Model confidence (mean pLDDT): 86 of 100. This is a predicted structure of a 346-nucleotide part of an RNA (small-subunit ribosomal RNA, central domain) from an uncultured prokaryote.
Context: one part of a larger RNA
RNA sequence: UUGGGUUUAAAGGGUGCGUAGGCGGCCUAUUAAGUCAGUGGUGAAAGGUAUCAGCUUAACUGAUGACGUGCCAUUGAAACUAAUGGGCUUGAGUACAGACGAGGUAGGCGGAAUUUAUGGUGUAGCGGUGAAAUGCAUAGAUACCAUAAAGAACACCGAUUGCGAAGGCAGCUUACUAGACUGUAACUGACGCUGAGGCACGAAAGCGUGGGGAGAGAACAGGAUUAGAUACCCUGGUAGUCCACGCCGUAAACGAUGAUUACUGGAUGUGUGCGAUACACAGUAUGCGUCUGAGCGAAAGCGUUAAGUAAUCCACCUGGGGAGUACGAUCGCAAGAUUGAAACUC
Numbered sequence: 001u002u003g004g005g006u007u008u009a010a011a012g013g014g015u016g017c018g019u020a021g022g023c024g025g026c027c028u029a030u031u032a033a034g035u036c037a038g039u040g041g042u043g044a045a046a047g048g049u050a051u052c053a054g055c056u057u058a059a060c061u062g063a064u065g066a067c068g069u070g071c072c073a074u075u076g077a078a079a080c081u082a083a084u085g086g087g088c089u090u091g092a093g094u095a096c097a098g099a100c101g102a103g104g105u106a107g108g109c110g111g112a113a114u115u116u117a118u119g120g121u122g123u124a125g126c127g128g129u130g131a132a133a134u135g136c137a138u139a140g141a142u143a144c145c146a147u148a149a150a151g152a153a154c155a156c157c158g159a160u161u162g163c164g165a166a167g168g169c170a171g172c173u174u175a176c177u178a179g180a181c182u183g184u185a186a187c188u189g190a191c192g193c194u195g196a197g198g199c200a201c202g203a204a205a206g207c208g209u210g211g212g213g214a215g216a217g218a219a220c221a222g223g224a225u226u227a228g229a230u231a232c233c234c235u236g237g238u239a240g241u242c243c244a245c246g247c248c249g250u251a252a253a254c255g256a257u258g259a260u261u262a263c264u265g266g267a268u269g270u271g272u273g274c275g276a277u278a279c280a281c282a283g284u285a286u287g288c289g290u291c292u293g294a295g296c297g298a299a300a301g302c303g304u305u306a307a308g309u310a311a312u313c314c315a316c317c318u319g320g321g322g323a324g325u326a327c328g329a330u331c332g333c334a335a336g337a338u339u340g341a342a343a344c345u346c
Base pairs, nucleotide, nucleotide: 003318004317005316006315007300008299012314014201015200016199017198021194022193023192025088026087027086028085029084030083031082033081034080035077036076037075038074039073040072041071042070049065050064051063052062053061054060091191092188093187094186095184096183097182098181100179103177104176105175106174107173108172109171110154114150115149116148117147118146119145120144121143125136126135162169163168206247207246208245209244210243211242215241220236221235222234223233258313259312260311261310262309263308265292266291267290268289269288270287271286272285273284274283295302296301319346320345321344328339329338330337331336
């Protein structure tokens, strides 16, 4: 490289948009680039190959043929691909109507809880644990009541639910805004799919500047435990956690399962529509689940939300370690990220 693969054995890019490229619906006409057929030329010799021939045979050598899978020219064919013209509506999109949701951004508001402060009542303990101690407390704690402030998160509803491309999204409300879905079949008429590079988004932690800081809490300190205890448990507690702006660009970024399209049995639950009639079942579209058939699979299992049957495009894998390391390059304030070997060894 080919082949074979990528849920769990090595292997699906974190996700989307999209450039080049690759691939692409139905009907019709023309062309003839690909394609197919004929003819001509060329495709050196030697070699290889087939049949003969010459050395007593063979090796060796000679003769003739085929081959030389190709290229060029020319004459035709027109199904398929392609190009150009015309048309279509099923793919795709638009319009109108409806309904849906923790989709996003910004602002406002709310109650419970916690902590703190102040005041009051009140007195000797509180707290914590397996048991304790550190700690707090007669300078009046804990407990109860009142008032005030602050920050963060939104109990119940809550679900195998819903929404979002993924990351993710949950108190209430306002404004702005995006979306899939259903119905109608009015409009456009293949406008499509995928997508190397590229661009954008991207949890947590971390970084920069400025705020904020209740709770919990890396580091750190102390108390325990223990042979030791740089831990698990306890008392404290800084960064960070929160906000604004800017970086970082990684995760078991997981369904460990790329995107799109078509086809292929059933059962059952549920979200949102539609239609229909009726009070109970059944239909249809699109989601979210569970179970099972054929089929697939090494098995576990998957099974119309495929890991089944096929097609197109992209990404990736090729024994373990060395190693996601070294070096170089790009990006970054840094941390580091991306790309990514070899010697050697089994």